A computed fold for a 306-nucleotide part of an RNA from Cucumis melo var. makuwa, annotated as large-subunit ribosomal RNA, domain IV. Its Rfam family is "Bacterial large subunit ribosomal RNA". Gene Ontology terms of the family: ribosome and structural constituent of ribosome.
Context: one part of a larger RNA
RNA sequence: CUCUCUCUAAGGAAUUCAACAAAAUAUCCCCAUAACUUUGAGAGACAGGGUGCCUCCGCACAAAGGGGGUCACAAUGACCAAGCCCGAGUGACUAUUUACCAAAAACACAGGUCUCCACAAAGUUGGAAGACCAUGUAUAGGGGUUGACGCUUACCAAGUGCCGGAAGGUCAAUGAUGACAAGGUAGCCAGCAAUCGAAGCUCCAAUGAACAGUGGUCGUAACUAUGACAGUCCUAAGGUAGUAAAAUUCCUUCUCGGGUAAGUUCUGACUCGCACGAAAGGCAUAACGAUCUAGGCACUAUCUCA
Numbered sequence: 001c002u003c004u005c006u007c008u009a010a011g012g013a014a015u016u017c018a019a020c021a022a023a024a025u026a027u028c029c030c031c032a033u034a035a036c037u038u039u040g041a042g043a044g045a046c047a048g049g050g051u052g053c054c055u056c057c058g059c060a061c062a063a064a065g066g067g068g069g070u071c072a073c074a075a076u077g078a079c080c081a082a083g084c085c086c087g088a089g090u091g092a093c094u095a096u097u098u099a100c101c102a103a104a105a106a107c108a109c110a111g112g113u114c115u116c117c118a119c120a121a122a123g124u125u126g127g128a129a130g131a132c133c134a135u136g137u138a139u140a141g142g143g144g145u146u147g148a149c150g151c152u153u154a155c156c157a158a159g160u161g162c163c164g165g166a167a168g169g170u171c172a173a174u175g176a177u178g179a180c181a182a183g184g185u186a187g188c189c190a191g192c193a194a195u196c197g198a199a200g201c202u203c204c205a206a207u208g209a210a211c212a213g214u215g216g217u218c219g220u221a222a223c224u225a226u227g228a229c230a231g232u233c234c235u236a237a238g239g240u241a242g243u244a245a246a247a248u249u250c251c252u253u254c255u256c257g258g259g260u261a262a263g264u265u266c267u268g269a270c271u272c273g274c275a276c277g278a279a280a281g282g283c284a285u286a287a288c289g290a291u292c293u294a295g296g297c298a299c300u301a302u303c304u305c306a
Stems, first nucleotide, its partner, number of pairs: 008306001010304002014302001028050003038148001052070006083297003087293001089291001090289002096106001111146006123132003150283003154214002159211002161207001164204002168202003175196003215233003219229001242276001243273001255269004
């Protein structure tokens, strides 16, 4: 020096991206337990108390060790053995995942919803026979999407998609029919026009928990500011409820309040939101989390500083 441990005056997070690491807590018994809540929980909440005492020998006015007694609801002194509280984000939860850099807010999930499917089912697989689905039968099965529960899910059918539509337009082949050189008969070959002629496309309508989409600008109230109001252009319709400097905010360390002596983080608001927004769900939410983030108590060699 490296690894692994032990102890440390005073201070106690001043360290650091971050209390990472270490320390602290720890058993059993009693008491007492808040907000909130889906009434199950939260909860081992937190906080507080107890976890022995007496006597003899041993002896140094020690300790270890040994003998006896008493008592309680309970008698961990080693080892073993939760640190706790408060506020946000996010995902409801248990579960799953990148064997060997990622365990998560990702996946899944119960629940919701859309759509297909009447059984020789739809769907998948195979060239086929066939097989799975399923020895199932719509309370079943396949596919898409969202993701417990709660309150909700606004406007747009112009475009694209899908579904429906005995009309019209367009439209191939085959087939049928028909006319064609001065005339006629019979046969053969080649060509041509018209008519009939499916799906599709067009056309019409429906459909957003289908793919998607959800404006601009001039003026206006008796200080100023703002603009309920009004004009105009465009559109299929111009973003509703809720929420918001957010896992989304460039300007930005926005502004104001809180916390600190001091806070680019945090939290509560405000909000013309560069570029939230309603199942690529919106907003709330008890419980849960080796999740992420802010603060506090306790504790400590993280640090002062060795």